RNA sequence: GCCCCUAUGGCGUAAUGGCAGCCGCGAACGACUCAAAAUCGUUUGGAGAGAUCCGUGUCGGUUCAAGUCCGACUAGGGGUA
Repeated sequence: GCCCCUAUGGCGUAAUGGCAGCCGCGAACGACUCAAAAUCGUUUGGAGAGAUCCGUGUCGGUUCAAGUCCGACUAGGGGUA
C1' cells in the first nucleotide's frame, strides 16, 4: 500500500429502515435487619427552572423515516506482498 472485521449508556450487550437504548453488570435511593450481607422495590445518557433540545466514532449522501443502506475519513484489531 491493498483486503477484511469492529466502533451504541459508567461497563458488557441487544435492536427487521419505523418510539434509540432490550437484557445483564455497576451505581443511587428505599424496604428488610440490632447492624450488615443476601434478597426485594423504584430510579439510573447529556443540557435546561421548565417547555424543549441534543445524543449510536466523525463528516456527508440516499429516504417520508437511518444505529441499520451508500461514500469519505478517524481509531482499534486481523490478514497479505